[in-house]
RNA sequence: CGGCCAUCGAGACCGGCGGAGGGACAGGCCCUUUGAUGCCGGGGCAGCCCGCGGACGCGCAAGCGCACGCGUAGGUGCCAAAUCCUGCGGGGGGCUUGCGCCCUUCGGAAGAUGGUUC
Numbered sequence: 001c002g003g004c005c006a007u008c009g010a011g012a013c014c015g016g017c018g019g020a021g022g023g024a025c026a027g028g029c030c031c032u033u034u035g036a037u038g039c040c041g042g043g044g045c046a047g048c049c050c051g052c053g054g055a056c057g058c059g060c061a062a063g064c065g066c067a068c069g070c071g072u073a074g075g076u077g078c079c080a081a082a083u084c085c086u087g088c089g090g091g092g093g094g095c096u097u098g099c100g101c102c103c104u105u106c107g108g109a110a111g112a113u114g115g116u117u118c
Stems, first nucleotide, its partner, number of pairs: 002117007013042005021031003025087004043079003047076003050071004054066001056065003083110001088107008
């Protein structure tokens, strides 16, 4: 890098450097010289791994699985906006003579993070 699985409307900002872009892509919308993105230092959050408990299921048992709850900050991650919204397809509703537009919902794609695997 790739494959598979799970999750994605929760949560969490200050200082220094630096100086024009940034929010993955496209469109929209937004952030940004009242200093963004980035880097460094400190602080914080708690999703996954992890720890403890645990209804229930399997088991003769030891034990295993697991909804859920709590915790820590060790691994990883994160700290504008729902993954900022939409993107492809279907359902429902509204408007329009019509083309078409809008709202809503379900699934998918893409992306992100974790776990696992070669």
Notes
The RNA shown here (SAM riboswitch aptamer (S box leader)) has 118 nucleotides and comes from Pseudoxanthomonas broegbernensis. Taxonomically the source falls in Pseudoxanthomonas (Bacteria, Pseudomonadota, Gammaproteobacteria, Lysobacterales). The coordinates come from a structure-prediction model, not an experiment, and the mean pLDDT is 80.